[in-house]
The RNA shown here (TPP riboswitch aptamer (THI element)) has 114 nucleotides and comes from Ciceribacter lividus. Its Rfam family is "TPP riboswitch aptamer (THI element)". Rfam links the family to the GO term thiamine pyrophosphate binding. The sequence is in RNAcentral, with records from Rfam. Lineage of the source: Bacteria > Pseudomonadati > Hyphomicrobiales > Rhizobiaceae > Ciceribacter.
Formats: sequence, C1' cells, structure tokens
RNA sequence: CUUGCUCUAACGGGGUGCCAAGGGGUCGUCAGGAACCGGAGGCUGAGAGGUGAACACCAACCCGCGGAACCUGAUCCGGCUAGGACCGGCGGAGGGAUUAGACGCGUAACAGAC
Repeated sequence: CUUGCUCUAACGGGGUGCCAAGGGGUCGUCAGGAACCGGAGGCUGAGAGGUGAACACCAACCCGCGGAACCUGAUCCGGCUAGGACCGGCGGAGGGAUUAGACGCGUAACAGAC
C1' cells in the first nucleotide's frame, strides 16, 4: 500500500503412493539378474483408510477464483534416498470446483506486495 475476514451449513473439486527382508528367475558376455509375488513393518505428509472382481461408493483430510487443493507438461530436469505426493526447478506455464446464513470483527483481522 492492497484487502472483507472469521465461523457454520449445504453443495462441489481433489489425491490415496514408495520401499526393505524373503520368494521368483525373463535374459545372459555365466558376472549378474528383469517382470511378478510379498508387504511383519518402514518413509514423507493434512491425508496413502474401508467395502466390492472392476471402477465406483463410503469415511477422514485438503481445497473452492486472495484458486501450488489437485491435474497437464511428465516414463521431465537436478538433488537426496531403501524408494517416492521426499527437496528444488518447471511455475510472472496452462487448466481447475460456490452459494447461503450468523454480526463475531471492522482505519482492524487472515492474507499478499514493496
């Protein structure tokens, strides 16, 4: 300097992975060792939960244009790691889901920019 916030309700949007031990043994230059199974348990998170053969439904959590909730780019790039919704870039890229009430607050507050 900009700015209505906060709470409640209903509605809507969204993601739900990764890995060790062990098994396995495609392939093979015979050193090695892919897919797959496994997942006691562990990792990061707000969230990785339940039911059903799926993809749906339910629950929790987050987000609803002050939109990085989440998706595309992406079987992306760099780093770390056992590995990844891990960290960073990408990103002054693109897309992306709202109404009502309360009067609690009001030169404030949550938030953003300098």